[in-house]
RNA sequence: UCGAUGUCGAGCGGGAGAGUCCCCGACCGGGGCGCCGAAGGAGCAACUCCUCCCCGGAAUCUCUCAGGCACAGGUACCGCCCGACGAAGG
Repeated sequence: UCGAUGUCGAGCGGGAGAGUCCCCGACCGGGGCGCCGAAGGAGCAACUCCUCCCCGGAAUCUCUCAGGCACAGGUACCGCCCGACGAAGG
């Protein structure tokens, strides 16, 4: 000095699932029951680290506390680009 993989953040694009069933109501909404899992959260531990064990990390699995179930909005995740951090290697 260049700098892969990686982490975080921002922008753009893509992006599901599940009754608008019943009642009330000034059709905004609220309540009841039923349902969904891909904001978040929690749990197990497949997996990962290590010679092994322990410790640590840990899911798209499980739960449904929260959230959601017309439209809208939002969402894990994926792609592109930018910035920062760090860094194998040259």
Annotation: A computed fold for a 90-nucleotide RNA from Saccharothrix carnea, annotated as Glycine riboswitch aptamer. Its mean pLDDT, the model's own confidence on a scale to 100, is 75. Taxonomically the source falls in Saccharothrix (Bacteria, Bacillati, Actinomycetota, Actinomycetes).